Overview: Transfer RNA from Salinicoccus luteus DSM 17002, 71 nucleotides, folded computationally. Rfam family: tRNA. By type it is a transfer RNA.

RNA sequence: GGCGCCAUAGCCAAGUGGUAAGGCCGAGGACUGCAAAUCCUCUAUCACCGGUUCAAAUCCGGUUGGCGCCU
Numbered sequence: 001g002g003c004g005c006c007a008u009a010g011c012c013a014a015g016u017g018g019u020a021a022g023g024c025c026g027a028g029g030a031c032u033g034c035a036a037a038u039c040c041u042c043u044a045u046c047a048c049c050g051g052u053u054c055a056a057a058u059c060c061g062g063u064u065g066g067c068g069c070c071u
Base pairs, nucleotide, nucleotide: 001070002069003068004067005066006065007064010024011023012022018054026042027041028040029039030038047063048062049061050060051059
């Protein structure tokens, strides 16, 4: 220098055009004499900037960061 893959909550992670699942952690509540366990509730501008579309995490272009391959 060329090419490919990845980026979603504090962490892991699903999602392949139509309101973003689940688990762990955390917070609040119920229960308890106090706790633990259990149960309920809560936590997302989907890396960033544009484009396409009635509608974008999803498709297209670019940027940034990470990983890998070739030279």
The sequence was found in a public genome assembly. The source organism's lineage runs through Bacteria, Bacillati, Bacillota, Bacilli and Salinicoccus luteus. The prediction has a mean pLDDT of 81.